[in-house]
RNA sequence: AAGUGGGAUAGAGGUGCGAAGACCAUCAGUAAGCAAUCAGAGGAUGAUGAGGUCCAGUGAUGAUUGUGGAAAGGGGGAUUCGCCGAAACGGAGAGAACCUCAUAUUCUCAAUGUUGGUUCUGGUAUUGAAUAAAUACAGGACUGUCAUAUAGGAGACUAUAUGGAGGGCUAUCUUGCGC
Numbered sequence: 001a002a003g004u005g006g007g008a009u010a011g012a013g014g015u016g017c018g019a020a021g022a023c024c025a026u027c028a029g030u031a032a033g034c035a036a037u038c039a040g041a042g043g044a045u046g047a048u049g050a051g052g053u054c055c056a057g058u059g060a061u062g063a064u065u066g067u068g069g070a071a072a073g074g075g076g077g078a079u080u081c082g083c084c085g086a087a088a089c090g091g092a093g094a095g096a097a098c099c100u101c102a103u104a105u106u107c108u109c110a111a112u113g114u115u116g117g118u119u120c121u122g123g124u125a126u127u128g129a130a131u132a133a134a135u136a137c138a139g140g141a142c143u144g145u146c147a148u149a150u151a152g153g154a155g156a157c158u159a160u161a162u163g164g165a166g167g168g169c170u171a172u173c174u175u176g177c178g179c
Stems, first nucleotide, its partner, number of pairs: 003177009014084001016083005023076002033067006042055004047103005087115003093109005116143007124136004145164008
């Protein structure tokens, strides 16, 4: 010097990942509200049950007609920003929320764990207003990376095939071992 272990920095994959506000479509001529008519005893309080509180023949609730007319979540392209376990799934466990309790639900933080990435098809399941979209599952295609094998090449490398996984790969620096 090669090699090998640790640490740090910078990068690559590409229809790359995610976030934000504005805009656009959808939600929807839906919901609330108001008026009229009919009927006539229960109803509200975030789902159910129990209790509590409140409203109700001065008409609860419901139906029809008219008037009225949204919003949230989800989606789209552009812009800006942050990045390359970007991010996604998943949730042991913990906390909070409702008038109280129980179950459920919602919100927040979440360990172990799974997925290299994009895309298509399919049915099933969940979420959803939705046939949009997302997630999970299965089967393909394309693609990046490393290893191995074969072929070509002086070599760098190229092509094909197979396989692995991001705790990876490439480059540089530093440090330990070793020599």
Predicted 3D model of a 179-nucleotide RNA (Lysine riboswitch aptamer) from Lentibacillus halodurans.
The RNAcentral record of the sequence draws on Rfam.